[in-house]
RNA sequence: GGGUAUAUAGCUCAGUGGUAGAGUGCGUGCUUUGCACACACGAGGUCCUGGGUUCAAUCCCCAGUGUAUCUC
Repeated sequence: GGGUAUAUAGCUCAGUGGUAGAGUGCGUGCUUUGCACACACGAGGUCCUGGGUUCAAUCCCCAGUGUAUCUC
């Protein structure tokens, strides 16, 4: 230099065009002599950026940026 994959909650990851979710972590309550576990509730999101298509885009298309990987 060329190819491929990937970017979603603090972290690890789902989500194949119609209100964005789980586990874990965090906070509160419950429980306990106390802690942990369990249970209940809650907070937490510019879905990497900019365009395009569409009535509607996390999802499809293009470009850019970061990361991983293959190859020369």

Predicted 3D model of a 72-nucleotide RNA (transfer RNA) from Vicugna pacos.
Rfam family: tRNA. From the family's description: Transfer RNA (tRNA) molecules are approximately 80 nucleotides in length. By type it is a transfer RNA.
The source organism's lineage runs through Eukaryota, Metazoa, Gnathostomata, Theria and Vicugna.
Its mean pLDDT, the model's own confidence on a scale to 100, is 83.
The RNAcentral record of the sequence draws on Rfam.